[in-house]
């Protein structure tokens, strides 16, 4: 884009087309082919007294019923198309022409009588006419024979003369004449055969074929012709695709394409087949005949049961079937066609109307103005936007539609118009009568609310929907189209995706495992000759429509009318003669022979030759061997393995050996001899394209396996022991049988790979290395040169890319195989081949929407290679066992709020749950609200104390007392503050951390992410970043298509460490004085304190590295190589954590999922875990002496001192808002006892009395003192921490905090040990490599099995169909023969009657033959019980 189209939703007019694609199913009814009375006798009816006339009619005749319509079953064919051809034909009506038309007989319907039948249709006797019928005459003429022209032609025809045959009908008219009739030429149209090309799909159809092929004779036809038939030969087609099987009417055309081509044959036109299935013939000019005939068959009707009748693939129409496909209409007015002398008649052809948006096209559903941007609707950021000039409303038009009036052409003719009162023209009314559909995610133009909640649904592909859906429904709004608009079917395009034009085959699908060769295809220089191909011009054709330009006609456009072009084809017919062919002649570059020497695991076949293995024999020897990650099973004291000696046996040849060599491939390896294929160089002696490629077809062909027959040392499927394992029908070990080997014969596949077909040419190069030839020179070697082979690299040049590149995947040419999404399948069936086993050809249905290639980035490896971490190791304490604390699961609960889940949740949020907190649970309660603005109205307050009553409080009620609203315009004006009220609203720790901000953890203080410009690559991407050294470092140097920069790493900052300077109070104190006391004068040197400064830079010496960067040692120094800790977190991962911190979309509650208050819970306990805390003891308890500390706090506060208690504490009360007072005592140390004990360890628990705090310690705080005195004796498997002032180990201080730490958050004190070293465990980084991982290995993924579901393949058999073969049967027919029977012309006899013959008919017969029958085979198609894979989930 198209459609003979349906649907599904909507529908106003009109033109023109256009309408059973399904059942060539079946049909009721009605029409579709009749017509001449000027061929013919008769009837009937009018009319008329009659004669007679006109009308109509049945028969007889004559024309026409072969055209006109109808369908597409069948045909793969001379069925069509196109070009020829018939010298092998025919032809009614018409046209030309040229003769003719005499004279005669005999019937037969009608009619009239009998008659049988139910009909249908007969059957007998009798009359009768013609243009029906038959004879004779004539014979221009046709026809048949003989002869000549006449000799030619590839093959006849024409024509002369003679001869034999054969014709006719009338009828109208007064009459002319006209129409007829018969012979025959020519023509026009028609039509019959006959060739050439062209005219689907299969080979899983390869052979067919007996009238077949051909020939003679004869029938036969209009004609040719195996069309028939009798002989006679044995041919004919066929891979150029026959037979056979599906499928199909052909074209002109019509669609779609740029064009080639592709699909398609409705409607129109030409040409076939067909007419209820099948046969057949008759008439005829034509038919084997749609409304004609017989005969079988199936159906269907009538019936009196005895017999008849029918054929809508004519126009309507019915019923069936279907997605579907119209009126039982008008007219013969026009066009045509039959009949006729006409008038006419007849025409469901046709002209017309009527029904369907079925398709094309045109028109129209109005036009101008019209902002308060009306209402309403939908959206909203609530401010306003969109519908939207769109409507109202004004004010204007009248196609359409209604309606009044007029009114055609079509008729060329006197008449006659179905359409049709139509079209077309004047008026009238009056926006009236008139808009849907479909889409809005890309593709593909058009976006937002609601509802839904992987549910309902959409989807052409991709794919949406699991609570914010531009994709699902609806709306609003928009886009497309428009009387349509989507859906569905088809067909064609994009699709270079069957590649002619115009593709490919190293790895994406495809090169046949190798060769010879057959047809075929293709083919070297030169030259002559034809013209097949080729090219050019000329004739003819190429139907008509269609198509394409131009003109025209309907108002326009579809439509049409007239011209013109095309129509790429066909044939014929003149020319060129390069190029292809053909055919002659020649050459030697191509291919072969030939001659000389060459190299080689080229094939056979015999022969031999020596390491080894393994067997047996016989020494010598003695306990083991073997085997393996480790065993063990074997062997061995019956003497093995070792180890000498002899000897037998098979197989395979070490070194030499090489990207060396030979061969087409598979393949070939010790030496010798024979026989034998191929090569390469020389050289030109001969051949004169002999080439090349090669469907088919032949022949080689690794391993294995098959088959007879032999050998079998060693190895070794099956197999067996033994191990390993979770298991091990394996890998590993000990046996061991087939084969492995020979000889003959089958298999004929392999990743039979260079995954690369052969053959020719051409197109830089370097450099190895085999065999040859050649020059040269300093010649047992070298250099330079040229062939064939073999490798490595490499430019152009291909290529997706890797890559390949004179041995091409490069530029050509030839030929051959082979591809054409993945699966199903190299499978089924069927063929062939084969013993077998199996090859070899070779598909459907189903299913997916992908399979696959090369390359990138990445992650990822029981891959490398380097490196780094308390990752391992070396140490050195600990967890796991116990008690108790704390969290945590689980359970339990009215509640035990909630979150936190592997490192990276579990002493986490929570830096502190008795009430509060408090999010939970019971109850009891408030409702504009505990808080926040706003309006109203009313107080001036409001508050704050204090007593009292209810009540469990919240909260209600009463009472007393204190108190001061502010400004000011002086007006209850504004502010303020309470109180009642009203409704916007509040409030929510309700849900969504997967809607989000911020914040935060992890990887990881791991070196590392990264741009920009430029290079490279089509492209993702690379480079830079990679390398070579070096760091903690992508830290820094060196190299480099890079060059630069960024965020990260250092480094700036704070802190400790050394020193200076500057200030010395509360702080020190060396000197001088004084006190118990730095207490006080003094002093600020030191300590400290807090400011600011210095210092460290690999700077300097060696060494070692490349003269680099750095290392490695040293010096100096307080301190040395980032000096020790902090802060600081690159791009980014984990939809990691948080909506209960806080902010926030969205959703949910709104007398409650808000707020408030009492009690309760969160503190529960068979139980599992995680973090700690105390031990389990002497490196210890206990007692006791009593010395040194830093960081911190402190007014609702620390609290010295002094009193009191065993204590915890508690009663007085200085100091200090702090380098000033205080907490404050530090403890481990030391000394003294205990002597290995469930203890003088350990302390949990439980009794009991007590302290504090606080409204309140019952559930539920901490503490004290007296009593009790539990597990525990160091902790399985298994895991944490730490590398130096750290581990371990002591206490100490602080936040929260009324009280309440074994947590946390710092703070000092005393202080180790160990690190060879990086294999291994775990984490990370850089290179590199290998992926079928990309949700990235916790990736992906195979297979049985079980179930569910399609499909399909075998299946005993079984039920249609075609089809063939024999066999039998033989319906109508026509042909042949025959014709007892019956017989009008003519003929002969007869005067006639009548008899005989020709002829003719009925009827027999024979062969052929449709339908049927039997019986066998081939092919499909359904079904089928079991079965086999196979696909999907």
């Nucleotide at each position: 884009g198209a459609u003979a189209a349906a649907c599904g939703c909507u529908g106003g007019c009109g033109g023109u087309g256009u309408g059973c694609u399904u059942u060539g199913u079946g049909c009721a009814u009605g029409c579709a082919a009749g017509u001449c009375g000027a061929a013919c006798g008769g009837g009937u009816u009018u009319c008329g007294c009659a004669a007679g006339a006109a009308a109509c009619c049945a028969g007889u005749g004559g024309c026409a019923g072969a055209c006109g319509g109808g369908u597409g079953a069948g045909c793969a064919a001379c069925a069509c198309g196109u070009a020829a051809g018939c010298g092998a034909c025919c032809u009614g009506c018409c046209c030309u022409a040229a003769a003719g038309u005499g004279g005669g007989g005999a019937a037969c319907a009608a009619c009239u009588c009998c008659u049988a039948g139910a009909a249908a249709u007969g059957g007998g006797a009798g009359c009768u006419a013609a243009u029906a019928c038959c004879g004779c005459a004539u014979g221009u003429g046709a026809u048949c024979c003989u002869c000549g022209u006449a000799a030619u032609u590839a093959a006849u025809g024409a024509u002369g003369a003679g001869g034999a045959u054969u014709a006719a009908a009338g009828c109208c008219g007064u009459a002319a004449g006209g129409c007829g009739c018969u012979u025959u030429u020519g023509g026009a149209g028609g039509g019959g055969c006959u060739u050439g090309c062209g005219u689907c799909c299969g080979a899983u159809u390869a052979g067919a074929u007996a009238g077949u092929u051909g020939g003679u004779g004869g029938g036969g036809u209009a004609a040719c012709g195996g069309c028939c038939u009798a002989c006679c030969a044995a041919g004919u087609c066929g891979a150029c695709g026959a037979u056979c099987g599906g499928u199909a009417g052909c074209u002109g055309g019509u669609u779609u394409g740029a064009g080639a081509g592709g699909a398609c044959g409705a409607c129109c036109a030409g040409c076939c087949a067909c007419a209820c299935g099948g046969g057949g013939a008759c008439u005829g000019a034509g038919a084997c005949a749609c409304g004609g005939c017989c005969c079988c068959g199936a159906c269907u009707c009538c019936u009196a049961c005895g017999g008849g009748a029918g054929g809508c693939a004519g126009c309507a129409g019915c019923a069936a079937g279907g997605a579907a496909u119209a009126u039982u209409g008008g007219g013969c007015a026009a066009u045509g066609g039959g009949c006729g002398a006409a008038a006419g008649c007849c025409u469901g052809a046709c002209c017309c109307a009527g029904c369907g948006a079925c398709a094309c096209c045109g028109c129209g559903u109005g036009g101008g103005g019209g902002a308060a941007g009306a209402a309403g609707a939908c959206c909203u950021u609530c401010g306003g936007g969109u519908u939207g000039u769109a409507a109202a409303c004004u004010c204007c038009u009248u196609u359409u539609a209604u309606u009044g009036g007029g009114g055609a052409a079509g008729a060329a003719u006197a008449a006659u118009g179905a359409c049709g009162g139509u079209a077309c023209c004047c008026g009238a009314u009056g926006a009236a009568u008139a808009a849907g559909c479909c889409c809005c995610g890309g593709c593909u133009a058009a976006c937002u609310a609601c509802g839904u909640g992987c549910c309902a649904g959409c989807a052409g592909c991709c794919g949406c929907g699991g609570u914010a859906a531009u994709a699902c429904g609806u709306a609003g709004g928009g886009g497309g189209c428009a009387a349509g608009c989507g859906u569905u079917a088809u067909c064609c395009g994009g699709a270079u995706u069957u590649a002619c034009u115009g593709g490919g085959c190293g790895u994406a699908a495809a090169g046949c495992g190798g060769g010879c060769g057959u047809a075929g295809g293709u083919g070297g220089c030169c030259u002559g000759u034809c013209a097949a191909g080729u090219c050019a011009g000329a004739u003819g054709u190429g139907a008509a429509a269609u198509c394409u330009c131009c003109c025209g006609g309907c108002u326009c456009a579809a439509c049409u009318g007239g011209g013109a072009g095309g129509g790429u084809g066909c044939a014929u017919u003149u020319g060129a003669u390069a190029c292809u062919g053909a055919u002659g002649g020649g050459c030697u570059a191509g291919a072969g022979u030939g001659c000389a020497g060459c190299a080689g695991a080229g094939g056979g076949u015999g022969a031999u030759g020596g390491a080894a293995u393994u067997c047996c024999c016989g020494g010598u020897g003695u306990a083991g061997u073997g085997g393996u990650g480790a065993a063990a099973u074997g062997c061995g004291u019956a003497g093995a393995u070792a180890u000498c000696g002899g000897g037998a046996a098979g197989a395979a040849c070490a070194c030499u050996a090489g990207u060396g060599g030979c061969g087409a491939a598979g393949g070939c390896g010790g030496u010798c001899a024979c026989c034998u294929g191929g090569g390469a160089u020389g050289u030109a002696a001969c051949u004169g394209a002999c080439a090349c490629u090669g469907a088919g077809g032949c022949c080689c062909g690794a391993a294995g396996g098959c088959g007879u027959g032999g050998g079998g040392a060693g190895c070794a499927a099956a197999c067996a022991g033994g191990a390993u394992u979770a298991g091990a029908u394996a890998c590993c070990c000990u046996g061991g049988u087939a084969g492995u080997c020979c000889a003959c014969g089958c298999c004929g596949u392999a990743a039979a790979c260079g995954a690369u077909g052969a053959u020719a040419a051409c197109u830089a190069g370097c450099u190895g290395u085999u065999c040859g030839g050649g020059c040269u020179c300093u010649a047992c070697g070298a250099g330079c040169u040229u062939g064939a082979g073999u490798g490595g690299c490499g430019c152009a040049g291909c290529u997706a890319a890797c890559g390949c590149a004179u041995u091409a995947a490069g530029u050509u040419a030839u030929c051959c195989g082979c591809c054409u999404g993945g699966g199903g399948a190299g499978u089924a069936c069927g063929g062939u081949c084969g013993c077998a086993a199996g090859a070899u050809u070779a598909a459907a249905a189903c299913u997916c929407a992908a399979a696959g290639g090369a390359a990138u980035u990445g992650a990822c490896g029981g891959g490398g290679g380097c490196c780094u971490g308390c990752a391992c190791a070396a140490g050195c304490g600990g967890u796991g066992g116990a008690g108790c604390a704390u969290g945590u699961g689980g359970u339990u609960u009215a509640a035990u709020u909630c979150g936190a889940a592997g490192c990276a949740a579990c002493g986490c949020g929570c830096a502190g749950a008795a009430c509060c907190u408090u999010a939970c649970c019971a109850g009891c309660g408030u409702u504009u609200g505990a808080c926040a603005u706003c309006c109203u109205a009313a107080u001036c307050g409001c508050g704050g104390a204090u007593u009292c009553c209810a009540g469990a409080g919240a909260u209600g009620g009463a009472u007393u007392c204190c108190u001061u609203c502010a400004g000011u315009u002086c007006g209850g004006c504004u502010g303020g503050a309470u109180u009642a009220g009203u409704g916007a609203c509040a409030g929510g720790u309700g849900c969504u951390g997967c809607a989000u901000g911020g914040c935060u953890g992890u990887c990881g203080u791991c070196a590392g992410c990264u741009c920009g410009u430029g290079u490279c690559g089509u492209g993702a991407g690379a480079u830079g970043u990679u390398g070579g050294g070096u760091u903690a470092a992508g830290u820094c140097c060196c190299g480099c298509a890079a060059c630069g920069a960024g965020c990260g790493c250092a480094a700036c900052c704070c802190u400790c460490g050394u020193c200076c300077u500057u200030a010395g109070u509360u702080g020190c104190c060396a000197u001088c004085a004084u006190u118990c006391a730095g207490u006080u004068g003094g002093g600020c040197a030191c300590u400290c304190u807090a400011a600011g400064g210095a210092a460290a830079c690999u700077g300097c010496c060696g060494g070692u590295g490349a003269u680099a960067a750095g290392c490695c040692g040293g010096a100096g120094g307080a301190a040395g190589g980032u000096g020790g800790g902090g802060a600081u977190g690159a791009c980014g991962u984990c939809a990691a954590g948080u909506c209960c911190u806080c902010a926030u979309g969205g959703c949910c509650c709104u007398u409650a999922c808000a707020c408030g208050c009492u009690g309760g819970g969160c503190u529960a306990c068979a139980c599992a875990c995680g973090u700690g805390c105390u031990a389990c003891a002497a490196u210890g308890g206990c007692g006791g002496u009593g010395a040194c500390a830093g960081u911190g706090g402190g007014c609702a506060g620390c609290a010295a001192c002094c009193g009191g208690g065993c204590g915890a504490c508690c009663g007085g009360u200085a100091g200090c808002u702090a380098a000033u007072c205080u907490c404050c005592a530090a403890a481990a140390a030391c000394c003294g006892u205990c002597u290995c004990a469930g203890u003088u360890c350990g302390g949990a628990u439980u009794g009991u009395u007590c302290u504090c705090u606080g409204c309140a310690a019952c559930u539920c705080g901490a503490g004290a003192g007296c009593a009790u005195g539990a597990a525990g004796g160091c902790g399985g498997a298994a895991u944490c921490g730490c590398u130096a002032g750290u581990a371990a180990u002591c206490g100490c201080g602080g936040a929260u905090c009324a009280g309440c730490a074994u947590g946390c958050c710092g703070c000092g004190g005393u202080g180790a040990a160990u690190a060879c070293g990086u294999u291994c465990c775990c984490a990370g980084g850089c290179c590199u490599u290998g992926u079928a991982c990309a949700c990235a290995c916790c990736g992906c993924c195979c297979g049985u099995c079980a179930c569910a579901c399609c499909a399909u393949g075998g299946g005993a058999g079984u039920u249609g169909g075609a089809u063939u073969c024999a066999c039998c049967c033989g319906a109508a027919g026509g042909c042949g023969u025959u014709g007892c029977g019956c017989u009008a012309a003519c003929c002969u006899a007869g005067c006639a009657a009548u008899a005989g013959g020709a002829g003719g008919c009925a009827g027999g017969c024979g062969a052929c033959c449709a339908c049927g029958g039997u019986g066998g085979g081939u092919u499909u198609a359904g079904c089928g019980a079991c079965u086999g894979g196979g696909g999907u989930g």